RNAcentral holds the sequence, with entries from ENA and Rfam. This is a predicted structure of a 382-nucleotide RNA (Bacterial RNase P class A) from Arthrobacter pigmenti. Its Rfam family is "Bacterial RNase P class A". Rfam links the family to the GO terms tRNA processing, dimeric ribonuclease P complex and ribonuclease P activity. The coordinates come from a structure-prediction model, not an experiment, and the mean pLDDT is 78.

[in-house]
């Protein structure tokens, strides 16, 4: 110096007008006052790294603080965090990369079912197209054999087909031939020994075991889940008008927020149907598993102490728009000039993805550009 790879920050600053939301103050108007409401004027404050998707997984509230079984979902190496989690470290095992790094939906395919397109003789308690051999039949002969659109049998070493067809190489053997049998190697499986908390790894032995593959097919195994959401849920204010049928009132209607059966609890109204009347205020509402900084403890996730920091809460839904100077990037030019896309002058143009609506933890997604660090690989100097 060029590529690569990880992590992590930044989302332009100041000023000046207007504009809009919550809170404090302060003045009119309404009212007999007061509360309240409505203007207005003033002051503070007023979105995000994703405030988005709503895909997990808590907190709060409610249902009975949540029973028991079936069904249903979800998870799916280990181990460790953490309120919990599909998340987040560390590690093991497979995959990729020269490497730093990355990527993994990573249990069970001797518990049983299913499924395997095309192509190919067979796709599974495999499968004889060619080809290889034996026997018989025919042909033909130089009598050694040779051939065959022929019969019968053997055979999975060889070719062919495919994503996949009974382990690999040499050898014994055979009519040919096959872990049939022998030696290495590879895999599995049983067993001992040694290391690790574990998953797992290492070595030594023994077993010819070696007959596919899919669980993001169904199912098995281990394990975790009670449902409902702030339109949750409670207060107040205000309107109205009843009428009919039908079940029910302790022999129990109906409720008990995803479905069944049991059990439990609450319990006197419920269902349709015609009329009629309301859709308004206010709590929940933002201080929390917060954030920074130092130490400690831990490979790290993350924890303990201490110290410190601090104002968004609309509800038809505020957080906006315009100007000026800097800065940042791109484009053409003037000057300069050690000629090096270096200085400097003025001009144009640009600035993303997108917004709170109980409140957190994550994970996915999109984002104009910019900044910084750790690592790795290649090339040059020393």
């Nucleotide at each position: 110096u060029g590529g690569g790879u990880u992590g992590g920050c930044c989302a332009g600053g100041c000023g000046g007008c207007c504009g809009c939301g919550u809170g404090g103050g302060g003045a009119g108007u309404a009212c007999c006052a007061g509360a309240u409401a409505c203007u207005c004027c003033u002051c503070c404050c007023g979105a995000g790294g994703a405030a988005c998707g709503u895909c997990c997984g808590g907190g709060c509230u409610c249902c009975a603080c949540a029973g028991g079984g079936c069904a249903g979902g979800g998870u799916g190496g280990u181990g460790g965090g953490u309120a919990a989690c599909g998340c987040c470290c560390a590690c093991u095992c497979g995959g990729g990369g020269u490497a730093a790094c990355c990527c993994g939906c990573a249990g069970g395919a001797c518990a049983g079912u299913g499924c395997c397109a095309c192509a190919g003789a067979g796709a599974a308690u495999a499968g004889a197209c060619c080809g290889c051999c034996c026997c018989g039949g025919c042909a033909g002969u130089c009598c050694g054999c040779u051939g065959c659109a022929c019969g019968g049998g053997g055979u999975a070493a060889g070719g062919g087909u495919g994503a996949a067809a009974a382990g690999g190489u040499g050898g014994u053997g055979u009519a040919a031939g096959a872990g049939a049998c022998c030696a290495c190697c590879a895999g599995c499986g049983c067993g001992c020994c040694g290391g690790g908390u574990g998953a797992c790894c290492g070595g030594c032995g023994c077993g010819g075991c070696u007959a596919g593959g899919u669980a993001a097919a169904c199912c098995c195994c281990a394990c975790c889940c009670g449902g409902a959401g702030c339109a949750a849920g409670g207060c107040c204010a205000g309107a109205c008008a009843g009428g009919g049928c039908g079940c029910g009132c302790u022999u129990g209607a109906a409720g008990g927020c995803u479905g069944c059966c049991c059990g439990c609890c609450u319990g006197a109204g419920c269902g349709c149907c015609c009329g009629g009347g309301u859709a308004g205020g206010c709590c929940g509402c933002u201080g929390g598993a917060g954030g920074g900084c130092g130490u400690c403890g831990g490979c790290a996730a993350c924890g303990g102490c201490g110290c410190u920091c601090g104002u968004a809460g609309a509800u038809g839904g505020a957080u906006g728009g315009c100007c000026g100077c800097c800065a940042c990037u791109g484009c053409a030019g003037g000057c300069g000039u050690u000629c090096g896309a270096c200085g400097u002058c003025g001009g144009c143009a640009g600035g993303a993805c997108a917004g709170a609506a109980c409140c957190c933890g994550g994970c996915g997604u999109a984002u104009c550009g910019g900044c910084c660090a750790g690592c790795c690989c290649a090339u040059c100097c020393u």